[in-house]
This is a predicted structure of a 112-nucleotide RNA (SAM riboswitch aptamer (S box leader)) from Trichococcus palustris. The model forms 97% of the base pairs in the Rfam consensus. RNAcentral holds the sequence, with entries from Rfam. Model confidence (mean pLDDT): 86 of 100. The source organism's lineage runs through Bacteria, Bacillati, Bacillota, Bacilli and Trichococcus.
RNA sequence: UCUUUAUCAAGAGAGAUUGAGGGACUGGCCCUAUGACAUCUCAGCAACCGACUUGUGUGUGACUCACAGAAGUACGGUGCUAAAUCCUGCAGAGAAAUCUGAAAGAUAAGGA
Numbered sequence: 001u002c003u004u005u006a007u008c009a010a011g012a013g014a015g016a017u018u019g020a021g022g023g024a025c026u027g028g029c030c031c032u033a034u035g036a037c038a039u040c041u042c043a044g045c046a047a048c049c050g051a052c053u054u055g056u057g058u059g060u061g062a063c064u065c066a067c068a069g070a071a072g073u074a075c076g077g078u079g080c081u082a083a084a085u086c087c088u089g090c091a092g093a094g095a096a097a098u099c100u101g102a103a104a105g106a107u108a109a110g111g112a
Stems, first nucleotide, its partner, number of pairs: 001112008013042005021031003025089001027087002043081003048077003051073004056068004085104001090101004
């Protein structure tokens, strides 16, 4: 970089340094010198993967074994901590408000 699967209306910010941009892209609409983005420190959220704990079920002659699934912990690997992925774009339904799906994007786990 490409690809597969899952999730994306919940949740969670302070300090230091720096100093003008940022919210992926389009069009909007916002945030921002009452300090953006970024970096660092500490804190927090969540529970995708691993680990561990406790039930349950199945296998087994039986088990302290194996497998499946559930609940939990937050120890390790990530991620995240303005606004629904901020809204939107393409297609469909509808008189409209609006709704549904896709695409794109993000994250995790696997594959090339």